[in-house]
Overview
This is a predicted structure of a 96-nucleotide RNA (Glycine riboswitch aptamer). The sequence was found by an Rfam model in a public genome assembly. Model confidence (mean pLDDT): 77 of 100.

RNA sequence: UGACCCCGUGCGGGAGAGCCCUCCGGAAGGAUCCGGAGGCGCCGAAGGAGCAAACCCUCCCCGGAAACUCUCAGGCACACGUACCGCAUGGACGAG
Numbered sequence: 001u002g003a004c005c006c007c008g009u010g011c012g013g014g015a016g017a018g019c020c021c022u023c024c025g026g027a028a029g030g031a032u033c034c035g036g037a038g039g040c041g042c043c044g045a046a047g048g049a050g051c052a053a054a055c056c057c058u059c060c061c062c063g064g065a066a067a068c069u070c071u072c073a074g075g076c077a078c079a080c081g082u083a084c085c086g087c088a089u090g091g092a093c094g095a096g
Base pairs, nucleotide, nucleotide: 001096006091007090008089009088010087011086012085013084018040020039021038022037023036024035025034026033027032041076042075043074047072048070049069050068055063
């Protein structure tokens, strides 16, 4: 001087699924809208959990990923937010 990998930050992109039913409250006073509770239905891309093969080992056991699976959590008008992707940037490590 300093790559790969890892973590954080900023910007941009970023889906899915009943604004269903009942009750309570508020606004309006005609419809309707908002919030809360309960019920059933549904979604998977915060998080969480589970597992195969390769691989590891003499063998067995253990280990062994996810956008897969489960739906505990979360979510189901709009919005916010979300894994993931791109760009920029800070940190750590230190191959060369």